Predicted 3D model of a 72-nucleotide RNA (transfer RNA) from Alligator mississippiensis. It is recorded under the gene name tRNA-Trp-CCA-7-1. RNAcentral holds the sequence, with entries from GtRNAdb and Rfam.
RNA sequence: GACUCUGUGGCGCAAUGGCAGCAUGUCUGACUCCAGAUCAGAAGGCCGUGUGUUCAAGUCACACCAGGGUCA
Numbered sequence: 001g002a003c004u005c006u007g008u009g010g011c012g013c014a015a016u017g018g019c020a021g022c023a024u025g026u027c028u029g030a031c032u033c034c035a036g037a038u039c040a041g042a043a044g045g046c047c048g049u050g051u052g053u054u055c056a057a058g059u060c061a062c063a064c065c066a067g068g069g070u071c072a
Stems, first nucleotide, its partner, number of pairs: 001071007010024001012022002018055001026042005048064005
C1' cells in the first nucleotide's frame, strides 16, 4: 500500500429499515445477628466520527478514525 472482518451501557454480546434488549457488574431495598445466596427495584447507551439515502437508520451508501487478519 491492496483486500477483508470488527466497533452497541463498566465488561461480554443481541437486535427484519419501525419504542435499543439480554447476561454480568454497580447502586438501593427486602431477607439475615452480619455477610453470601435469593427476591424486588433503579441508574447507566446520542449504537466509533461525519455526510448522505429514506416518512423513518444500530441496520443501507460513502469518507474518515481505531483494532484484528490475509497478501505485497
The prediction has a mean pLDDT of 83. Its Rfam family is "tRNA". Rfam classes the family as a transfer RNA. NCBI's taxonomy places the organism under Eukaryota, Opisthokonta, Gnathostomata, Dipnotetrapodomorpha, Alligator.